[in-house]
RNA sequence: AGAGUUUGAUCCUGGCUCAGAAUGAACGCUGGCGGCGUGCUUAACACAUGCAAGUCGAACGCGAAAGCGGUUUUCGGAUCGUGAGUAGAGUGGCGGACGGGUGAGUAAACCGUGGAUAAUCUGUCUUCGUAUCCGGAAUAACGUUUCGAAAGGAAUGCUAAUACCGGAUGAAAUCAUGAAUACCGAGGUAUUUGUGAUGAAAGUAUGCUUUAAGGGCAUAUGUAUGGAGGUGAGUCCGCGUCCCAUUAGCUAGUUGGUGGGGUAAGAGCCUACCAAGGCAGUGAUGGGUAGCCGACCUGAGAGGGUGAACGGCCACACUGGGACUGAGACACGGCCCAGACUCCUACGGGAGGCAGCAGUGAGGAAUUUUGCGCAAUGGGCGAAAGCCUGACGCAGCAACGCCGCGUGAGUGAAGAAGGCCUUUGGGUCGUAAAGCUCUGUCAAGUGGGAAGAAUGUUCAUGGGAUGAAUAAGCCUGUGGAGUGACGGUACCACUGGAGGAAGCACCGGCUAACUCCGUGCCAGCAGCCGCGGUAAUACGUAGGUGGCAAGCGUUGUCCGGAAUUACUGGGUGUAAAGGGAGCGUAGGCGGGCAAGGAAGUUGGAUGUGAAAUACCGCGGCUCAACCGCGGGGCUGCAUCCAAAACUCCAUGUCUUGAGUGAAGUAGAGGCAGGCGGAAUUCCUGGUGUAGCGGUGAAAUGCGUAGAUAUCAGGAGGAACACCGGUGGCGAAGGCGGCUUUCUGGACCAAAACUGACGCUGAUGCGCGAAGGCGUGGGUAGCAAACAGGAUUAGAUACCCUGGUAGUCCACGCAGUAAACUGUGAUCACUAGGUGUUGCGGGUAUUGACCCCUGCAGUGCCGCAGCGAACGCAUUAAGUGAUCCGCCUGGGGAGUACGAUCGCAAGAUUAAAACUCAAAGGAAUUGACGGGGGCCCGCACAAGCGGUGGAGCAUGUGGUUUAAUUCGACGCAACGCGCAGAACCUUACCUGGGCUUGAAAUCUGAGGAAUUUGUAUGAAAGUACGAAGUGCCCUUCGGGGAGCCUCAAGACAGGUGCUGCAUGGCUGUCGUCAGCUCGUGUCGUGAGAUGUUGGGUUAAGUCCCGCAACGAGCGCAACCCUCAUCUUCAGUUGCCAGCAUGUAGAGAUGGGAACUCUGAAGAUACUGCCCCGGUUAACGGGGAGGAAGGUGGGGAUGACGUCAAGUCCUCAUGGCCCUUAUGCCCAGGGCUACACACGUGCUACAAUGGCAUAUACAAAGGGCAGCGAGCCCGCGAGGGUGAGCCAAUCCCAUAAAGUAUGCCACAGUUCGGAUUGGAGUCUGCAACCCGACUCCAUGAAGUUGGAAUCGCUAGUAAUCGCGGAUCAGCAUGCCGCGGUGAAUACGUUCCCGGGCCUUGUACACACCGCCCGUCACACCAUGAGAGUUGGUUGUACCCGACGUCGCUGAGCUAACCAGUAAUGGGGGCAGGCGCCUAAGGUAUGGCUGAUGAUUGGGGUGAAGUCGUAACAAGGUAGCCGUUGGGGAACCAGCGGCUG
Repeated sequence: AGAGUUUGAUCCUGGCUCAGAAUGAACGCUGGCGGCGUGCUUAACACAUGCAAGUCGAACGCGAAAGCGGUUUUCGGAUCGUGAGUAGAGUGGCGGACGGGUGAGUAAACCGUGGAUAAUCUGUCUUCGUAUCCGGAAUAACGUUUCGAAAGGAAUGCUAAUACCGGAUGAAAUCAUGAAUACCGAGGUAUUUGUGAUGAAAGUAUGCUUUAAGGGCAUAUGUAUGGAGGUGAGUCCGCGUCCCAUUAGCUAGUUGGUGGGGUAAGAGCCUACCAAGGCAGUGAUGGGUAGCCGACCUGAGAGGGUGAACGGCCACACUGGGACUGAGACACGGCCCAGACUCCUACGGGAGGCAGCAGUGAGGAAUUUUGCGCAAUGGGCGAAAGCCUGACGCAGCAACGCCGCGUGAGUGAAGAAGGCCUUUGGGUCGUAAAGCUCUGUCAAGUGGGAAGAAUGUUCAUGGGAUGAAUAAGCCUGUGGAGUGACGGUACCACUGGAGGAAGCACCGGCUAACUCCGUGCCAGCAGCCGCGGUAAUACGUAGGUGGCAAGCGUUGUCCGGAAUUACUGGGUGUAAAGGGAGCGUAGGCGGGCAAGGAAGUUGGAUGUGAAAUACCGCGGCUCAACCGCGGGGCUGCAUCCAAAACUCCAUGUCUUGAGUGAAGUAGAGGCAGGCGGAAUUCCUGGUGUAGCGGUGAAAUGCGUAGAUAUCAGGAGGAACACCGGUGGCGAAGGCGGCUUUCUGGACCAAAACUGACGCUGAUGCGCGAAGGCGUGGGUAGCAAACAGGAUUAGAUACCCUGGUAGUCCACGCAGUAAACUGUGAUCACUAGGUGUUGCGGGUAUUGACCCCUGCAGUGCCGCAGCGAACGCAUUAAGUGAUCCGCCUGGGGAGUACGAUCGCAAGAUUAAAACUCAAAGGAAUUGACGGGGGCCCGCACAAGCGGUGGAGCAUGUGGUUUAAUUCGACGCAACGCGCAGAACCUUACCUGGGCUUGAAAUCUGAGGAAUUUGUAUGAAAGUACGAAGUGCCCUUCGGGGAGCCUCAAGACAGGUGCUGCAUGGCUGUCGUCAGCUCGUGUCGUGAGAUGUUGGGUUAAGUCCCGCAACGAGCGCAACCCUCAUCUUCAGUUGCCAGCAUGUAGAGAUGGGAACUCUGAAGAUACUGCCCCGGUUAACGGGGAGGAAGGUGGGGAUGACGUCAAGUCCUCAUGGCCCUUAUGCCCAGGGCUACACACGUGCUACAAUGGCAUAUACAAAGGGCAGCGAGCCCGCGAGGGUGAGCCAAUCCCAUAAAGUAUGCCACAGUUCGGAUUGGAGUCUGCAACCCGACUCCAUGAAGUUGGAAUCGCUAGUAAUCGCGGAUCAGCAUGCCGCGGUGAAUACGUUCCCGGGCCUUGUACACACCGCCCGUCACACCAUGAGAGUUGGUUGUACCCGACGUCGCUGAGCUAACCAGUAAUGGGGGCAGGCGCCUAAGGUAUGGCUGAUGAUUGGGGUGAAGUCGUAACAAGGUAGCCGUUGGGGAACCAGCGGCUG
């Protein structure tokens, strides 16, 4: 620090996800040791048991027992001493307000921070003073009696105090009232001083002294009362402190005043009266949530989250309320009352409060021992010893966390065994193991063994102050004694011996780490993308790798990454996002100059910012974690001093911002009135006659009752042609005939005036297209709805004929639009060019133009800059400033609920659950379009001939069958694989057989090979025989090669599956002209350029131009063939001339001229001429030439597409079969036949058929062959057999043609199917199932519907010939020649293709994508008659305890009076009253759960209906609104271009 994920690819926007750190954690697997920490986050749920707060005899009175010893005894006991002034309870004092726990409540003066207290208190403590005098009356304990089950009381009697009470003193205090000084902050404070009033106490211990008792002195301590300090607490104030506005108004003690009360203390804190205030958009009130902080986690920081442990503060103590005591409480282990719950009970009544430490139950994913000790630290009491202390110190449990250590080290290659993989060679685990040599941490055992302990105390011994004192006590030294829970722990030494100690998750990418097997969209995985449908590095194992390690993973949570709420640090034309537009309130911001102030700002100083934590340094535990010490920091707050640039405040001034009046200008700016003409429609009349109208075509409709057309007249409503214009005006919506009244704004020019008066603008107010609503008018045209006609599968539409609301007017409402420049308002700055509107200036002119120039508008182009790109660009989307609105993934949804507004329709405001991993913007390359342009092709057209109809042949589908083997399926399957199924082929079926096999390699045994017989069988085969003995080497024993047989196993074999695992080959687009690369350039990039453009071509062929320049694969050419010529060569070919010769004949001699053969060459290149064209490429014409513009034909097939075809040519991975899916054999089948399709043949006839005669080819084939000639047969053919391994012989007569004759339009002298008979040939064999011949038979068919195919010249058409395959079988296929046409205006249309361009929501690419209803399942949610909880308000009733007030006839020790009785004073009980918790009644608010039914939404497998959108999406789409419709939607009106 980033990465993955939207796309075919790209850039951007944007969400989701991951890698990091952390945790009081939990869960899974695993687990050796130690140190230091941490451990109910849930039920503030309920609690058994034990412990957690006591102490003081130096404040006080009382005062045992057991035991032991003595005396006595009736042996029951009694008594004395000791135990012991002990235990014990009680009075009294101090402490139980600390310490410990918890976080329920609380959004608050609770907390944090800084102040105030001149408005206060403070036990114990420190220090400085003063005092400590004289008296009195009780009471508990205790004793006796008594009530009660108990808890607990009652009566009576005795007694003490540091308990209680009275008095004295008291300038120390308080209060009242004067005076003076000082200070300040409201009117007070401090000090000094005068007068008056009020008003205290307690002793105890020790020592000395003296005495009869009693006193005295000293010290210590206590007590009382003051001052000061310290500590702690109370109260008040500034600032900070969560979410919701779908909570906007709240408040009657409320806000203030006066009097009174109250408190330690200010105050409506309380009360009576008076006034009517107080709070709130800087968020009152209400609702929800929450203890706050130091800090902790994270982060670069700013921030965000958290508030366990440790520390500070607060609150609480079963729930609610209350006070008492006290220095302090409204009190966790105190009291009273009410409530709930639990327990005891004799039923009358009582007791209790673990959110102390342990522990139990419950809840929960989840959190420990009913431990030891007061040794240390700290606390309470005490003079002290000491006692108490679940605070605390320790131990136990738990890998819960952090830190440390170990599980061994070295050597060791036969790279062992074994596992896994393998291309079978090997590789890997792996120096890993074993083996050898060592070490000794931890654990185990044995032995030793700390520090933490020092004070107090006590003993001994010094010094000092007080004191009369050498005493006592105190302060301060030295030495000794004694004190340890942890714990025989840490630590140390020794012993033995590698011995006891490794797991977990991961391995497709992100993300380090790969193979095998199993599984087969199953089982499963998954954080995101996504894996799994037979070769899964993604599932489950295994082996191996990488990671971490006593842990490792998973889950939850928080921060980070996320600049994804943006203060640091984001955006708003098209991605989410500018308010429809203006006026304007609060608020925010604001021009120049001068002097002043000092709030902000800046500097300095002081105080504070607790400790711990964090950081730095040093140190202590062997290190570390942990701990100690020191330093700095804690960005803050407050106070004081200073500065005055900027902001601010207040003052003065200025004119440039803004404005004012006066002069001009343009304008569909607004409102109201009047007027006008054209057109549509209607009415009346005339002329006139059969149609009109409408459409793609029609029909509905109108018209003989006279339409349409035409002329004249009239009525009425609405809208204003031309001008008219990216022209004008207005804030926007919007505004268009002419004219009048009224009226708003803008601009220009020049001066004058005011003097910052400005900008923006939450809430608010007015305006606001169309549609719509209300009331009343109006209605010509148009026209939702509606009706009819068409179209259509349907047509609730598009088209047509009608037609109502509405459109128009007046007055109200409504308040929305793609209300758009998708661009908020204002100001300033930043190159230009060119139009146009308005107003000027200059020059010039007679004038108008032209030209230069300024301001204000309105357009286009364009630089810098910006931007994801598109683009914007002085009219900014540039650079800055101010203010406002708005955005934060898609869907759900601009929806629900609530609220406000509205007559309604609806508008505004505006969520959540749930769901997805995307949704989106711009641009790129393709593909596609019922988009456009250009061009080509037998693509159409123009022609010729066919197919589709018939019969037959052949292939296919289907059907049938035991089998009808398999493959091929639009073009590009179907006379295709098959260049030839009777057996074979053959893969299929039936049956009979074989199992190392028909063929291959290896091993062993035997045998020469080989030839051959018999039986049986359909054959394969099975069974039994016979003959026969080779070649090479040899050490003569034997061995080897080849062949045959047998045996066993390795293996063979498979036309079995997968062409979607593959190679190879092939088809197709297409012989179409395309497909790419290097470098350069452009672009952020995908990509572009080149390859586009202008011409031209068959061609990306060539030329020109050009940020391209070159190149490659294709095109063309090079190759073959045909056409012309030359040369060479002449046999088997040829024969002109010469000769021989025949019935005829290159038959013969000979020739080398010709034809021909086959070798080498030549020729053609737009080379020449003319014209056009850019002086080009090229095109048109011409000459010459055998051939002319690639001369004809062939071979040749770019990058790629179709998961095209082929596993049955071959090869091959994987899978499958192995006495069978292999192999052999016989027979059958592939040849079936209601039917359908493709491809062909033959025909339907006279351009023909038949008969006779007759002419002319090319290219091929031939030895298991072609076969002449002759003979036989009507013929197929047979017999015989010359010649020929071929320019020699043969196949082999070419046919159409030509000549003559017949036939005369008919199912024929056409046509030949079918069938009967007889034959021939091939073959082992023609039954299923061959071809051919002869005789006979003589079917359909008279030119073929819709539709469709081929062909542009030696082509179509037509005619025959040959060949491959092959024993035989050809209408098929491959070739050959003969005869030999017609037509092409042209590119509108159909099909296919190429290039450019355009749109796109497509990229599996239009056979694409995609919308809505309906049906089914599931999920969350709204409404819902209601039902049921929680919480809270208001009104009223009742009202415990308790404080307070009043009363107090009952009761009453202390004081007073009195001899006494008694009285007084004071007090207590009781009573009454105010307030008040809980409770009750009634009625509201808010909120949760649930509810028959119902609404929409989301998600689901291949459901149903349509086709709305994306291309001109087939009616352009979309927005608002209204109506309609199964549904997407359709229509009307206005708007937008996206």
This is a predicted structure of a 1538-nucleotide RNA (small-subunit ribosomal RNA) from a termite gut metagenome. Model confidence (mean pLDDT): 84 of 100. Its Rfam family is "Bacterial small subunit ribosomal RNA". Its family is annotated with ribosome and structural constituent of ribosome in the Gene Ontology. RNAcentral holds the sequence, with entries from SILVA.